[in-house]
Record summary: The RNA shown here (transfer RNA) has 74 nucleotides and comes from a Minisyncoccota bacterium. Rfam family: tRNA. Rfam classes the family as a transfer RNA. Gene Ontology term of the family: triplet codon-amino acid adaptor activity. Rfam describes the family as follows. Transfer RNA (tRNA) molecules are approximately 80 nucleotides in length. RNAcentral records the identical sequence in 2 taxa. RNAcentral holds the sequence, with entries from ENA. Lineage of the source: Bacteria > Bacillati > Minisyncoccota.
């Protein structure tokens, strides 16, 4: 230097062709259950989708450019 992926809550990741409230599990609180821990239930907090413009009536989901990871070539 060139192609190409990939960046959603603390982790791990869905999100089908653009449409109404951004969702799971695990982790955290609190309750239930036990003498008491674990387990297993329930309930709640926690994102505004890596920045920052564009298109659009409406964008996480499409374009551009930038950032940061990873892969290939050279």
């Nucleotide at each position: 230097g060139g192609u190409c992926g990939c960046u959603u809550g603390g982790c791990u990741c869905a999100g089908u062709u653009g449409g109404u409230u951004a969702g799971a599990g695990c982790a955290u609180a609190c309750g239930a259950u036990u003498c008491a821990c674990a387990u297993u239930c329930g309930u709640a907090a926690g994102g505004u989708c890596g920045g920052u413009g564009g298109u659009u009536c409406g964008a996480g989901u499409c374009c551009a450019c930038c950032a940061g990871c990873g892969a290939c070539c050279a």